This is a predicted structure of a 540-nucleotide part of an RNA (large-subunit ribosomal RNA, domain I) from Sphingomonas kyeonggiensis.
It was read from a public genome assembly.
Its Rfam family is "Bacterial large subunit ribosomal RNA".

[in-house]
Context: one part of a larger RNA
RNA sequence: GGCAAUUCGUGGAUGCCUUGGCGCAUACAGGCGAUGAAGGACGUGGCACGCUGCGAUAAGCGUGGGGGAGCUGUGAGCAAGCUUUGAUCCCACGAUUUCCGAAUGGGGAAACCCACCUAAUCCGAUUAUCUUGCUCGUCAGCAAUGACUGGCAGGGUAAUUGGAAAAAGGUAUCACUUAGCUGAAUAAAAUAGGCUUCGUGAAGCGAACCCGGCGAACUGAAACAUCUCAGUAACCGGAGGAAAAGACAUCAACCGAGAUUCCGUUAGUAGUGGCGAGCGAACGCGGACCAGGCCAGUGCUUCUAAUUCAACUAGCAGAACGUUCUGGAAAGGACGGCCAUAGCGGGUGACAGCCCCGUAUGCGAAAGUGAUGUUAGAAGACUAGAGUAGGGCGGGACACGUGUAAUCCUGUCUGAAUAUAGGGGGACCACCCUCUAAGCCUAAAUACUCGUAUGCGACCGAUAGCGAACUAGUACCGUGAGGGAAAGGUGAAAAGCACCCCGAUGAGGGGAGUGAAACAGUACCUGAAACGGAUUGCCU
Numbered sequence: 001g002g003c004a005a006u007u008c009g010u011g012g013a014u015g016c017c018u019u020g021g022c023g024c025a026u027a028c029a030g031g032c033g034a035u036g037a038a039g040g041a042c043g044u045g046g047c048a049c050g051c052u053g054c055g056a057u058a059a060g061c062g063u064g065g066g067g068g069a070g071c072u073g074u075g076a077g078c079a080a081g082c083u084u085u086g087a088u089c090c091c092a093c094g095a096u097u098u099c100c101g102a103a104u105g106g107g108g109a110a111a112c113c114c115a116c117c118u119a120a121u122c123c124g125a126u127u128a129u130c131u132u133g134c135u136c137g138u139c140a141g142c143a144a145u146g147a148c149u150g151g152c153a154g155g156g157u158a159a160u161u162g163g164a165a166a167a168a169g170g171u172a173u174c175a176c177u178u179a180g181c182u183g184a185a186u187a188a189a190a191u192a193g194g195c196u197u198c199g200u201g202a203a204g205c206g207a208a209c210c211c212g213g214c215g216a217a218c219u220g221a222a223a224c225a226u227c228u229c230a231g232u233a234a235c236c237g238g239a240g241g242a243a244a245a246g247a248c249a250u251c252a253a254c255c256g257a258g259a260u261u262c263c264g265u266u267a268g269u270a271g272u273g274g275c276g277a278g279c280g281a282a283c284g285c286g287g288a289c290c291a292g293g294c295c296a297g298u299g300c301u302u303c304u305a306a307u308u309c310a311a312c313u314a315g316c317a318g319a320a321c322g323u324u325c326u327g328g329a330a331a332g333g334a335c336g337g338c339c340a341u342a343g344c345g346g347g348u349g350a351c352a353g354c355c356c357c358g359u360a361u362g363c364g365a366a367a368g369u370g371a372u373g374u375u376a377g378a379a380g381a382c383u384a385g386a387g388u389a390g391g392g393c394g395g396g397a398c399a400c401g402u403g404u405a406a407u408c409c410u411g412u413c414u415g416a417a418u419a420u421a422g423g424g425g426g427a428c429c430a431c432c433c434u435c436u437a438a439g440c441c442u443a444a445a446u447a448c449u450c451g452u453a454u455g456c457g458a459c460c461g462a463u464a465g466c467g468a469a470c471u472a473g474u475a476c477c478g479u480g481a482g483g484g485a486a487a488g489g490u491g492a493a494a495a496g497c498a499c500c501c502c503g504a505u506g507a508g509g510g511g512a513g514u515g516a517a518a519c520a521g522u523a524c525c526u527g528a529a530a531c532g533g534a535u536u537g538c539c540u
Base pairs, nucleotide, nucleotide: 001539002538003537004536005535006534007533008532009531015525016489017488020460021459022457023456024455025454026453027452028451029449030448031205032204039100040099041098042055043054044053046078047077050074051073061094062093063092064091065090066089070082071081072080105114106113107112115171116170117169118168121164122163123162124161125160126159127158128157129156130155131154132153133152134151135150137148138147139146140145173202174201175200176199179196180195181194182193209240210238211237212236213235220227224274250257251256261288262287263286264285265284271279272278292441293440294439295385300380301379302378303377304376305375306374307373311369312368313367315363316362317361321336322335323334324333325332337354338353339343345357346356347355390414391413392412393411394410395409396408397407400426421436422435423434424433425432476483477482496524499511500510501509502508
């Protein structure tokens, strides 16, 4: 030095576990905001670093309910307290709610700076008035003393004026609106406009869904230009719990149907297409859901208010087991019982229907929310809808790329009839059939899930599952937009090793003790491999 065995270290795989995730279903909710949101900054505890809660009334204050013995969050500990005169805790409604933030008095490098108006109060001066003390003078009185005019010092009140000034409230813009003052072109008047002012509203945030505006490219066509990707993404505007659409100037085919929306089928069909790549219907049929109304009136639609039932936001009751054996511990084994509208599930020192929480079942609200219904009130729409239908030019949408191109929309130029009328039936014409445009409203079936509640899973189990089971969008990186981790497990219970020894009053270790176990000692369950040592054997 090698090989083998044994043993120890290192390391943290594996097994087991789950506080956390993922997905789905059902129901609810679908908004919050100038009464200042979402989101933050800074504070706030006896000791207080983070998180949580809260806001100078600051881990909290009040009221009304629930509940019934402990409590002062995480979070141990010490201190100090609260509580059957009902605390802590849970629910509902209130109060408080710094500063920033739409941020809105002005500014600003967010959480800061600087203002103005109203103004309690304080200080000084002046005037008026009341009053206390001293005092000159006059009068009354024998005197004590009293009355009056004035002076000095002090105090109170009121007004005016100068200064200081906490807290609170107000002061942005735009739109509509009330009132006033002004005021052109244009002599007067008027109007437009300007200034001030009363009142109301808006703004900003939010996951997707919806409607509209604007609108790509990579890509595919095996290149590329029409085409495709795609009216997609991105951006902008707007709304609602859904939105949009909607009550036939629709389809159909000589039979008829009867608003809209969504699903299945028709059908990858008919078509369209450098007839390439591709794009791609409708009629009809089967379902989901069904609802029709209005434009001057007993009506309809929408909204508001009141009232009312269920339900929701705390909760309450809730059956039935013992002995013995093993063991550290019984829920396990053995024996004998019981309950069940409850043998879903979780916990308890191993596996519990009968130990605990629960479960089946039944019950419960002072307060708040509250569909439908009922009642009352308010508002809206002024009928056969003209610069319309149609036409020319240029575009766009229709499955349909200009094509035989109907139909729909319109930038521009034009431009009817008016029920004896007009539109459509895929160029166009005739016949026939069918409908009545150019006004308005309308639930349900449909789409989605930031979220709340409940339940479930041939979903994960710490390199998995959300990036995040832990101080996680944290630490850290970046000027910034932005990027973005690692990190779970003692034990049933801290019983977390009193005391002794070595050592530096260390680190670490040896005894002793706890414990079922300490090779479970907080570098803590199990503890693989690589890697490093030690002992023994063999070989060189």